[in-house]
Context: one part of a larger RNA
Molecule: small-subunit ribosomal RNA, central domain
Organism: uncultured bacterium
C1' cells in the first nucleotide's frame, strides 16, 4: 500500500461553519469527453509462453505463432457517467397561520429564604467540635433568643423538577420582570425550482483549572498554620485560612469534551411510557378514544455481535463523504516547526526491548 476495521479489544477530530475536492432527485432532447464495438498503424530485436525442426539427448541454436493486456487515428453505438438546452416537484429553501421551551445577549431592573456582619434588648457561662478530644471563640458578655439594618454584603436561586424541556453543535442553560436576538416543531401547499449531502486546509465556538490587568470577596476553600489520629501521618477528622471561586476585558484550547457510538438521506416486526403540535370521533364541561408529525425513554422480533449487548434514536440492510487504527513498552516522550505572557498545547519519531 492493499485488505480489514473504529460502543467496550488499536481506532469517530470536543463541536460547528465552510472554500477547494468527492458524491448527487425526476422527464425529454442534443452532444459524444468518459464508456463500448470494429478497422488501420504502431507496440524494435532478443527473452518469456506454445509448437515444429537441427546438433545421438539436453543445455544450446534455428523457424513459425501467440503475447506485448498499451498508444494514436478513422468509422460507428448512445444505455449509463459527463456536458449543453428545455421542463418537473417529491430533496432543499421560502411564504402564511399557529405552538412549546432553564436557547443566547444586556456592569438592565427586581424578589424572598439562608448565611456572615453591624447595632440594640433579654440573659449570665459556657459555646463549638469529635469516634473520643484538643486547637479555636467567650465575663471587654460569647452561644442562645428577639428586633432593626439594602445609604451592610456577596454569592446561589429551595419547593415547582420530571430517564421533563431548550441548544444547527458542543461547552452548557433553572427565582421573577423588561429589552433584544437565534433556532425548532405543527398545519396549509401559495412561491423558487436541485438551489443538495459531505467537507482536507481555513475560520469560529469550546467545562473546570490556570494566566494578565482592574475590581469584588458573604459562604466555601488548594497552599499554609494549628489541634488530633498514628510506629510515623507532609493524609483521612477538627479549628482557622491565602490564592481561587464572583464581575469586566483579554488569553489559554484542554477533559472519562462519553452514547467511550462522525455527518446525511433511504429501507427493515411489534408493544408500552412521556413531551410539544395537528386531524377525526365522542362528550354540557373536565376528559376519553383513534390516527398522524416531531422529540425523548423502556421492553422486545428478525438481523448483527467475540461476547456483553444493539435492535426504526441500530451496533440491522445498503449508499455518499470525512476523520482515525495497524502488537505491548519506549512515548504522546525526544528533536524540529507552529501557537502561547507563561503554564503548556498542536504536530510527532527512533534506537533499544518483550
Nucleotide at each position: 500500500u492493499u485488505g480489514g476495521g473504529c460502543g467496550u479489544a488499536a481506532a469517530g477530530c470536543g463541536a460547528g461553519u465552510g472554500c477547494a475536492g468527492g458524491c448527487g432527485g425526476u422527464u425529454c432532447a442534443a452532444u459524444a469527453a468518459g464508456u463500448c464495438u470494429g478497422a488501420u498503424g504502431u507496440g524494435a530485436a532478443a527473452g518469456c509462453c506454445u509448437u515444429c525442426g537441427g546438433c545421438u539427448c539436453a543445455a544450446c541454436c534455428g523457424g513459425a505463432g501467440a503475447a506485448u493486456u498499451g498508444c494514436a487515428u478513422c468509422a460507428g453505438a448512445a444505455a449509463c457517467u459527463g456536458u449543453u438546452g428545455a421542463a418537473c416537484u417529491u430533496g432543499a429553501g421560502u411564504g402564511c397561520a399557529g405552538a412549546a421551551a432553564a436557547g443566547g445577549a444586556g456592569a438592565a431592573g427586581u424578589g424572598g429564604a439562608a448565611c456572615u456582619c453591624c447595632a440594640u434588648g433579654u440573659g449570665g457561662u459556657g459555646c463549638g467540635g469529635u469516634g473520643g478530644a484538643a486547637u479555636g471563640c467567650c465575663u471587654a458578655a460569647a452561644u442562645a433568643u428577639a428586633u432593626g439594618g439594602g445609604a451592610a454584603g456577596a454569592a446561589a436561586c429551595a419547593c415547582c423538577a420530571g430517564u421533563g424541556g431548550c441548544g444547527a453543535a458542543g461547552g452548557g442553560c433553572g427565582g421573577c420582570u423588561c429589552u433584544u436576538u437565534g433556532g425548532u416543531c405543527u398545519g396549509c401547499a401559495g412561491c423558487u425550482g436541485a438551489c443538495g449531502c459531505u467537507g482536507a486546509g481555513g475560520c469560529u465556538c469550546g467545562a473546570a483549572a490556570g494566566c494578565a490587568u482592574g475590581g469584588g470577596u458573604a459562604g466555601c476553600g488548594a497552599a499554609c498554620a494549628g489541634g488530633a489520629u498514628u510506629a510515623g501521618a507532609u493524609a483521612c477528622c477538627c479549628u482557622g485560612g491565602u490564592a481561587g471561586u464572583c464581575c469586566a476585558u483579554g488569553c489559554c484550547g484542554u477533559a472519562a469534551a462519553c452514547g467511550a457510538u462522525g455527518a446525511g438521506g433511504a429501507c427493515u416486526a411489534a408493544g408500552u411510557g412521556u413531551u410539544g403540535g395537528g386531524a377525526g370521533g365522542u362528550u354540557u364541561c373536565c376528559g376519553c378514544c383513534u390516527c398522524u408529525c416531531a422529540g425523548u425513554g423502556c421492553u422486545g422480533c428478525a438481523g448483527c455481535u467475540a461476547a456483553c449487548g444493539c435492535a426504526u434514536u441500530a451496533a440491522g440492510c445498503a449508499c455518499u463523504c470525512c476523520a482515525c487504527c495497524u502488537g505491548g513498552g519506549g512515548a504522546g516522550u525526544a528533536c524540529g516547526c507552529c501557537g502561547g505572557c507563561a503554564a503548556c498545547g498542536g504536530u510527532g519519531a527512533a534506537a533499544c526491548u518483550c